[in-house]
RNA sequence: CCUGACAAAGGCAAACCGUCCGAGAGGGCGGGGCGCAAAACCACGGGUCCGUGAGUCGGUCUGGUAGCGAUCCUUUUCGCUGUUGGGCUUGGCUUCAGGAAAGCCGAGUUGCCUGGC
Numbered sequence: 001c002c003u004g005a006c007a008a009a010g011g012c013a014a015a016c017c018g019u020c021c022g023a024g025a026g027g028g029c030g031g032g033g034c035g036c037a038a039a040a041c042c043a044c045g046g047g048u049c050c051g052u053g054a055g056u057c058g059g060u061c062u063g064g065u066a067g068c069g070a071u072c073c074u075u076u077u078c079g080c081u082g083u084u085g086g087g088c089u090u091g092g093c094u095u096c097a098g099g100a101a102a103g104c105c106g107a108g109u110u111g112c113c114u115g116g117c
Stems, first nucleotide, its partner, number of pairs: 001116002004113001011036002016031006034103001040109002044106003048100003053095005058089013
């Protein structure tokens, strides 16, 4: 430097369950064991997830205005269509402060054993 089986010594621990922490993504501990030769470390790049703000679309409420229709003794009330403004928004998309995950991929760091060079 390369290699990884049905070897030895050992290691880690998915889903799920219990409990605690967190608004959440998730995390700690215990049980469990799908898997893992770096399933050790590290959020640097990509992607994923949470989420603050903004934009936009949608939804909803509300006002102005034009046309048409209905109603009425009254130019009053209502409806439809167009246009324009405002509020709210557990929703979609884009973007952003912040955050999560290393068992998604890549970069970086370290390392046990077998065999080969």